Record summary:
This is a predicted structure of a 76-nucleotide RNA (transfer RNA) from Anaerolineae bacterium CG2_30_64_16. NCBI's taxonomy places the organism under Bacteria, Bacillati, Chloroflexota, Anaerolineae.
RNA sequence: GGGGACGUAGUGUAGUGGUUAACAUGUCGGCCUGUCAAGCCGAAGAUCGCGGGUUCGAACCCCGUCGUCCCCGCCA
Numbered sequence: 001g002g003g004g005a006c007g008u009a010g011u012g013u014a015g016u017g018g019u020u021a022a023c024a025u026g027u028c029g030g031c032c033u034g035u036c037a038a039g040c041c042g043a044a045g046a047u048c049g050c051g052g053g054u055u056c057g058a059a060c061c062c063c064g065u066c067g068u069c070c071c072c073g074c075c076a
Stems, first nucleotide, its partner, number of pairs: 001072007010025004018056001027043005049065005
């Protein structure tokens, strides 16, 4: 330099055009318990990497860009 995959709550993932982005775990509060854990109930937590485009409508499609990883090539 060329090609590919991935980027979504603190963490790990799902969701591949349509109402208010879902699940697990973690965090906080309550219940329970002699205490802790477990269990039960509830709450908070997301610029869907960034910018632009397409569309009535984009996390999802297209383009650019940034980051991480992988493959190929070049120089040494």